[in-house]
RNA sequence: GCCUCGUUAGCUCAGUCGGUAGAGCGUUACCCUGGUAAGGUAAAGGUCCCGGGAUCAAUACCCGGACGGGGCU
Numbered sequence: 001g002c003c004u005c006g007u008u009a010g011c012u013c014a015g016u017c018g019g020u021a022g023a024g025c026g027u028u029a030c031c032c033u034g035g036u037a038a039g040g041u042a043a044a045g046g047u048c049c050c051g052g053g054a055u056c057a058a059u060a061c062c063c064g065g066a067c068g069g070g071g072c073u
Stems, first nucleotide, its partner, number of pairs: 001072007010025004019056001027043005049065005
């Protein structure tokens, strides 16, 4: 230098054919207990890496960039 995959909640990751985003763990509150752990209920938490394009509408499609993994020379 070229090819390819990835980037979504604090962490690990889903999100199929474009229609306004979810799970597990964690956190917080409450219930339960003599008290803790465990268990139960609920809540909070997101510029979906950045910029642009096409579209009525983009986390998703197209182009460019950044960062990370793998491969080739």

RNAcentral holds the sequence, with entries from ENA.
A computed fold for a 73-nucleotide RNA from a Candidatus Helarchaeota archaeon, annotated as transfer RNA.
Its Rfam family is "tRNA". From the family's description: Transfer RNA (tRNA) molecules are approximately 80 nucleotides in length. Gene Ontology term of the family: triplet codon-amino acid adaptor activity. By type it is a transfer RNA.
The prediction has a mean pLDDT of 82.